[in-house]
RNA sequence: GCACGAUAAUAGCAAACCGUGGGAAACUGCGGGACGCAAAGCCAUGGGGUUAAAUCCCGCUUGUCGGGACAGGCUUGCCAGGCUGCCGAA
Numbered sequence: 001g002c003a004c005g006a007u008a009a010u011a012g013c014a015a016a017c018c019g020u021g022g023g024a025a026a027c028u029g030c031g032g033g034a035c036g037c038a039a040a041g042c043c044a045u046g047g048g049g050u051u052a053a054a055u056c057c058c059g060c061u062u063g064u065c066g067g068g069a070c071a072g073g074c075u076u077g078c079c080a081g082g083c084u085g086c087c088g089a090a
Stems, first nucleotide, its partner, number of pairs: 004088002012037002017032006035077001041083003045080003048075003055069005060063001
């Protein structure tokens, strides 16, 4: 230096849930809280997942209606890829 990752050290993040704000929703900001995390740091580029307001299609009872499709939404704490970074036992 490249791999690798410990019941080591130092620092860090924060699931569920609760309060409050945003959003049509998925989900998310902040505060509390810790299930976990060696990239649970950053980037929605590819795949997966998720939602369907708008849009499009269909229906007839023409509506502030019903049904269906759809991501430019969301998710990196689902995976891959890219960028960066602390420590050093085997």

Model confidence (mean pLDDT): 88 of 100. A computed fold for a 90-nucleotide RNA from a bacterium, annotated as c-di-GMP-I riboswitch aptamer. It matches the Rfam family "c-di-GMP-I riboswitch aptamer". Gene Ontology term of the family: cyclic-di-GMP binding. It was read from a public genome assembly, where an Rfam model found it. Of the family's consensus pairs, 95% are formed in the model.